């Protein structure tokens, strides 16, 4: 330096739920709260998943398709990083 990840140590993040807020929604943001996480730091490049405002249809008033909207705690990739047993 690169891999790797322990009954090590110092730290970190924060699911569900809840309160407020924002958004058409999915979701996001902040407070509380911890299920967990060795990248559960960042990144929408690839796959996948969620929503359907808008748009296009079909129809007796609802419904189908659609991402330019999202999900990084779905997987992979890129990138940065604490510690040091085996």
């Nucleotide at each position: 330096c690169u891999u790797c990840g322990a009954u090590a140590a110092u730290a970190g993040c924060a699911a569900a739920c809840u309160c407020a807020u924002u958004g058409a929604a999915a979701g996001g943001u902040g407070g509380g709260g911890a299920c967990g996480c060795a990248a559960a730091g960042c990144u929408a490049c690839g796959g996948g998943c969620c929503u359907a405002a808008u748009g296009a249809g079909a129809u007796a008033u609802u419904u189908u398709c659609u991402a330019c909207g999202g999900c990084a705690g779905c997987c992979g990739g890129g990138u940065u990083a604490c510690c040091g047993a085996a």
Background
c-di-GMP-I riboswitch aptamer from Ornithinibacillus caprae, 86 nucleotides, folded computationally. The model forms 95% of the base pairs in the Rfam consensus. Its mean pLDDT, the model's own confidence on a scale to 100, is 89. Rfam family: c-di-GMP-I riboswitch aptamer. About the family: GEMM was predicted in a large-scale screen for bacterial structured RNA regulatory elements. Genes associated with GEMM are involved in a diverse array of functions, including chemotaxis regulation, signal transduction, secretion and chitin. The source organism's lineage runs through Bacteria, Bacillota, Bacilli, Bacillaceae and Ornithinibacillus. It was read from a public genome assembly, where an Rfam model found it.